[in-house]
């Protein structure tokens, strides 16, 4: 330099155009003499950045950026 994959909650990841979700973690409550475990609940997101298409974009298109892999 060329090609490909990935970037979504604190972490690991779903989500193929119509309200952004799960598990773990955090916090609260119940239970217990108390702790752990267990059960129930709550909060937490400029969906990497900037444009474009669309009535509507996490999703489709383009550029950029970061990480990883391959080729030379």
């Nucleotide at each position: 330099g060329c090609c490909g994959a990935a970037g979504u909650a604190g972490c690991u990841c779903a989500g193929u155009g119509g309200c952004a979700g799960a598990g773990c973690a955090a916090c609260g409550c119940u239970u217990u003499c108390g702790u752990a475990a267990a059960g129930c609940g709550u909060g937490g997101g400029u969906c990497g950045u900037g444009g474009g298409u669309u009535c509507g974009a996490u999703u489709c298109c383009c550029a950029c950026u970061u990480u990883c892999g391959g080729c030379u």

The RNA shown here (transfer RNA) has 72 nucleotides and comes from a Patescibacteria group bacterium. It matches the Rfam family "tRNA". From the family's description: Transfer RNA (tRNA) molecules are approximately 80 nucleotides in length. NCBI's taxonomy places the organism under Bacteria, Bacteria candidate phyla.